[in-house]
RNA sequence: GGGCGAUUAACUCAGCGGUAGAGUACUACCUUCACACGGUAGGAGCCCCGAGUUCGAAUCUCGGAUCGCCCA
Numbered sequence: 001g002g003g004c005g006a007u008u009a010a011c012u013c014a015g016c017g018g019u020a021g022a023g024u025a026c027u028a029c030c031u032u033c034a035c036a037c038g039g040u041a042g043g044a045g046c047c048c049c050g051a052g053u054u055c056g057a058a059u060c061u062c063g064g065a066u067c068g069c070c071c072a
Stems, first nucleotide, its partner, number of pairs: 001071007010024004018055001026042005048064005
């Protein structure tokens, strides 16, 4: 220098154009002498950034950023 992939909740990951989900974790309560396990309820994300397309974008297009892999 060239090519490919990844970026979504604290963490690990879903989500093929129509108001963003799960598990774990966290908080409260129940249970216990207490802790753990278990049960119930709840909070937490303007989806890496900018622009474009569209009635509508996490999703499509372009540019940028970070990380990883391959080639030179």
Transfer RNA from a Myxococcota bacterium, 72 nucleotides, folded computationally. RNAcentral holds the sequence, with entries from ENA. Taxonomically the source falls in Myxococcota (Bacteria, Pseudomonadati). The coordinates come from a structure-prediction model, not an experiment, and the mean pLDDT is 83. It matches the Rfam family "tRNA". By type it is a transfer RNA.